[in-house]
């Protein structure tokens, strides 16, 4: 250089072109406890890697680049 996958929340992840962008863990607050831990509720947090393109609508499709992992000479 070329080819595959993959960048979505502090973390590991889901997510058929449409209706809120969710799920666990994690953080906060409140319950319960005699107090911690469990548990049970709520609540915060997301330019969906960057730009442009297509559409009535794009995390999703198409191009281009950018980073991460891999396979090939």
């Nucleotide at each position: 250089c070329g080819c595959c996958g993959g960048g979505u929340a502090g973390a590991g992840c889901a997510g058929c072109g449409g209706u809120c962008a969710g799920c666990u863990c994690g953080g906060g607050u409140g319950g319960c406890u005699c107090a911690u831990a469990a548990c049970c509720a709520c609540c915060a947090g997301g330019u969906c890697g960057c730009g442009g393109g297509u559409u009535c609508g794009a995390a999703u499709c198409c191009c281009g680049c950018c980073c991460c992992g891999g396979c090939u000479u």
A computed fold for a 73-nucleotide RNA from a Gemmatimonadota bacterium, annotated as transfer RNA. Rfam family: tRNA. By type it is a transfer RNA. Lineage of the source: Bacteria > Pseudomonadati > Gemmatimonadota.